[in-house]
């Protein structure tokens, strides 16, 4: 160095400016962002090897270039199994007049191996050979949430001639609306992984 196990702490970025509204970092114009690991003819290092008068070319080794080029994560869906619980549901079973007591699981909620879903390029240049390099120009991006009038209930607050009015919450109906890569949530979670420590093996 390599295998195989443990442990640790790491492990995602971006809204600024107009404009339209009653409301927008969510629509519209222009701006701005790009996990992980492979590939990769760009590019740097070499106080490594040839070659060559040299500029410099060849090679080797390292390092380094992809959001749409392969696969992985995350988010949604299924989900064999697995350890928990008895607040709900059912079912045993004990108590027998009270709604009690126990235990299962087909009930609850947790994890979760594996499945499924799962987004986007073109052109031109160079060149033996680019979906990557260099100029153009494009295109993508989970899942919930977001506003305002007005009816009614109720809950607070103030005013009150005590009738009641006003204002602000809530929950319901009605109507119109406004659509998030970036704001807010889940998430102080998960995570490709990529690094370091111990241990055994070699």
């Nucleotide at each position: 160095a390599c295998g195989c196990g443990c442990u640790g702490g790491c492990g995602g970025g971006a809204c600024u400016c107009g404009g339209u509204g009653a409301a927008a970092u969510u629509c519209c114009g222009a701006a701005c962002c790009g996990g992980c690991g492979g590939u990769g003819a760009u590019c740097c290092u070499g106080c490594g090897g040839g070659c060559g008068a040299g500029a410099g070319c060849c090679u080797c080794a390292g390092g380094u270039a992809a959001g749409c080029c392969c696969g992985c994560g995350a988010c949604c869906c299924g989900g064999a199994c697995g350890a928990c619980g008895c607040a709900c549901u059912g079912c045993u079973c004990g108590a027998u007049u009270c709604c009690c007591g126990a235990g299962c699981a087909u009930c609850g909620a947790c994890g979760g191996a594996c499945g499924g879903u799962g987004g986007a390029c073109c052109u031109g240049g160079u060149g033996a050979g680019a979906c990557u390099c260099c100029g153009g120009g494009g295109c993508c991006g989970a899942c919930g949430g977001u506003u305002g009038a007005u009816c009614g209930a109720c809950c607070g607050g103030c005013a009150u001639u005590c009738g009641u009015g006003c204002c602000g919450g809530c929950c319901g109906g009605u109507c119109a609306g406004a659509c998030a890569g970036u704001c807010c949530g889940g998430a102080u979670g998960g995570g490709a992984g990529a690094c370091a420590g111990c241990g055994c093996g070699c």
Predicted 3D model of a 202-nucleotide RNA (FMN riboswitch aptamer (RFN element)) from Jidongwangia harbinensis. The prediction has a mean pLDDT of 82. Lineage of the source: Bacteria > Actinomycetota > Actinomycetes > Micromonosporales > Jidongwangia. The sequence was found by an Rfam model in a public genome assembly. Its Rfam family is "FMN riboswitch aptamer (RFN element)". Rfam links the family to the GO term FMN binding. Rfam's curators write: The RFN element is a highly conserved domain that is found frequently in the 5'-untranslated regions of prokaryotic mRNAs that encode for flavin mononucleotide (FMN) biosynthesis and transport proteins.